[in-house]
Context: one part of a larger RNA
RNA sequence: ACGAACGCUGGCGGCAUGCCUAACACAUGCAAGUCGAACGAGACCUUCGGGUCUAGUGGCGCACGGGUGCGUAACGCGUGGGAAUCUGCCCUUGGGUUCGGAAUAACAGUUAGAAAUGACUGCUAAUACCGAAUGAUGUCUUCGGACCAAAGAUUUAUCGCCCAGGGAUGAGCCCGCGUCGGAUUAGCUAGUUGGUGAGGUAACGGCUCACCAAGGCGACGAUCGGUAGCCGGCCUGAGAGGGCGGACGGCCACACUGGGACUGAGACACGGCCCAGACUCCUACGGGAGGCAGCAGUGGGGAAUUGUUCGCAAUGGGCGCAAGCCUGACGACGCAACGCCGCGUGGAGGAUGAAGGUCUUCGGAUUGUAAACUCCUGUUGCCCGGGACGAACCGCUCCGACCCAACACGUCGGAGUCUGACGGUACCGGGUGAGGAAGCCCCGGCUAACUCUGUGCCAGCAGCCGCGGUAAUACAGAGGGGGCGAGCGUUGUUC
Numbered sequence: 001a002c003g004a005a006c007g008c009u010g011g012c013g014g015c016a017u018g019c020c021u022a023a024c025a026c027a028u029g030c031a032a033g034u035c036g037a038a039c040g041a042g043a044c045c046u047u048c049g050g051g052u053c054u055a056g057u058g059g060c061g062c063a064c065g066g067g068u069g070c071g072u073a074a075c076g077c078g079u080g081g082g083a084a085u086c087u088g089c090c091c092u093u094g095g096g097u098u099c100g101g102a103a104u105a106a107c108a109g110u111u112a113g114a115a116a117u118g119a120c121u122g123c124u125a126a127u128a129c130c131g132a133a134u135g136a137u138g139u140c141u142u143c144g145g146a147c148c149a150a151a152g153a154u155u156u157a158u159c160g161c162c163c164a165g166g167g168a169u170g171a172g173c174c175c176g177c178g179u180c181g182g183a184u185u186a187g188c189u190a191g192u193u194g195g196u197g198a199g200g201u202a203a204c205g206g207c208u209c210a211c212c213a214a215g216g217c218g219a220c221g222a223u224c225g226g227u228a229g230c231c232g233g234c235c236u237g238a239g240a241g242g243g244c245g246g247a248c249g250g251c252c253a254c255a256c257u258g259g260g261a262c263u264g265a266g267a268c269a270c271g272g273c274c275c276a277g278a279c280u281c282c283u284a285c286g287g288g289a290g291g292c293a294g295c296a297g298u299g300g301g302g303a304a305u306u307g308u309u310c311g312c313a314a315u316g317g318g319c320g321c322a323a324g325c326c327u328g329a330c331g332a333c334g335c336a337a338c339g340c341c342g343c344g345u346g347g348a349g350g351a352u353g354a355a356g357g358u359c360u361u362c363g364g365a366u367u368g369u370a371a372a373c374u375c376c377u378g379u380u381g382c383c384c385g386g387g388a389c390g391a392a393c394c395g396c397u398c399c400g401a402c403c404c405a406a407c408a409c410g411u412c413g414g415a416g417u418c419u420g421a422c423g424g425u426a427c428c429g430g431g432u433g434a435g436g437a438a439g440c441c442c443c444g445g446c447u448a449a450c451u452c453u454g455u456g457c458c459a460g461c462a463g464c465c466g467c468g469g470u471a472a473u474a475c476a477g478a479g480g481g482g483g484c485g486a487g488c489g490u491u492g493u494u495c
Stems, first nucleotide, its partner, number of pairs: 001493002004491005011343005017336002019301001024299003028296003033060003038057002041054005067254003076179007085171002090167008098132004107122006138147003152159003180226001182224001187217003192214008229251004233244004256277005279290004307333001309332003315329001316327004346376004356367004380436001381432006390422001395417008439484005444465003450479005460467002
């Protein structure tokens, strides 16, 4: 010093922290949705203007956020460079947004199945899909040319859509240097090392393939086996150094185990898909379903680690024109002296040095101003009353300015109004009354603090030296003393 544990003890507050073990298995609930201003349909309400709700098609998101540290000794990380790249939403610049078509879910009917889930027939829409046109500053080019796009919606002012350039952000790739220990691991390597050509990728590249050459690495430690996520940092130390990488922040890896791709700007995707495996569950035995290393919680393991709470009020995120919806991110509350910090358990006076205890040379000494007693205070606790900051927005109403034909709409400004989980909490005021609040370890030397009794190498103590066999300051109890104090000791680990 600690993410600690154990023993005894335990008043309050603030701020942090809390499965280090079984990346063991998981009941239950929640953790990613949203948009009707893309679309058809259905249901409901209707002041007949319209509105509300949604299963489905479609769009965006689900690649973020959250968890864990299995694997990894590696360009994984840190640091400094590099060129052959992509980048949804966002900003900016320049253009464009024309004409058509065929389907399909939903729905209806029939039908299979225990279920999960389907099958067939028929109908329909779109910002879903397809064709044509135009087409360059874009791409390719043999420099002649060739090729490539779009979508509309509504409250009529906006939001969109397509192509191209630039930016920003994010990401992929390459390299120098650094990055644990073992030589009782000395040789390793066949896509291996390089070349030519081709394929592939957003992109360079044996990344992959064909052919050719025979290279490449290694005592400056290759290969093999062990251990381990890395860093900013944290602990210690005068420093040099040593140890560590929990919380917070950055990067990486993983998501029951192994493999694979699909979609997409981005994944080889924790709460997506497919295959195989182990395990669990349902089954009408034909077949199906699942994945807490998300938040709580359960069993198990363990010396050991918390609530199946509240709220989206704030901050942030997704979707939406917006209102808003969602958000176990987050904000809070709860539990635990687990840690740090602060506060309290009273203050002043008070000698006949009371009683009692202990010791005694029996005179006394000590506990000890300690108590009693007197006078106060009111931190905290309890009771009563008041009572927040965190709230700024968005929206609505009114006013003003700009725009305008417009006293619509929109934008901006001002005023008012609305929004708090925590919480009747913090805080403030009043009342009450010393009242409710102290323990733990030690006293042979190291090391601060000594006597009596009991015991008699017994019972026991002990970090080291060592104590105990009849006068034990070392065991046990008592009185006294020392240390720290809501803690004190012990154990473990590091310096």
The part of an RNA shown here (small-subunit ribosomal RNA, 5' domain) has 495 nucleotides and comes from an uncultured bacterium.
The full RNA is in RNAcentral, with records from ENA and SILVA.
Its mean pLDDT, the model's own confidence on a scale to 100, is 86.
Rfam family: Bacterial small subunit ribosomal RNA.